The RNA shown here (transfer RNA) has 73 nucleotides and comes from a Chitinophagales bacterium. Lineage of the source: Bacteria > Pseudomonadati > Bacteroidota > Chitinophagia > Chitinophagales.

């Protein structure tokens, strides 16, 4: 070069064009406790890789590009 998968919260994935972008862990603040762990409630924490097009509506489809991974020469 080509061809194929992937980039969403700290950190691991989800998320059939439409409600507020979710789970789990971690984190932090309360409850239980003589303390701790656990266990249970609740916060925070995302410009959904960059651009740009479709569309009333785009994390999703189209294009381009960076980056990572993996096939083939």
């Nucleotide at each position: 070069c080509g061809c194929a998968g992937g980039a969403u919260a700290g950190u691991g994935c989800a998320g059939c064009g439409g409600u507020c972008a979710g789970c789990a862990c971690a984190u932090u603040g309360g409850a239980c406790u003589c303390a701790u762990a656990a266990u249970c409630c609740a916060a925070a924490g995302g410009u959904c890789g960059g651009g740009g097009g479709u569309u009333c509506g785009a994390a999703u489809c189209c294009c381009u590009c960076u980056c990572c991974u993996g096939c083939u020469a």

Rfam family: tRNA. Rfam describes the family as follows. Transfer RNA (tRNA) molecules are approximately 80 nucleotides in length.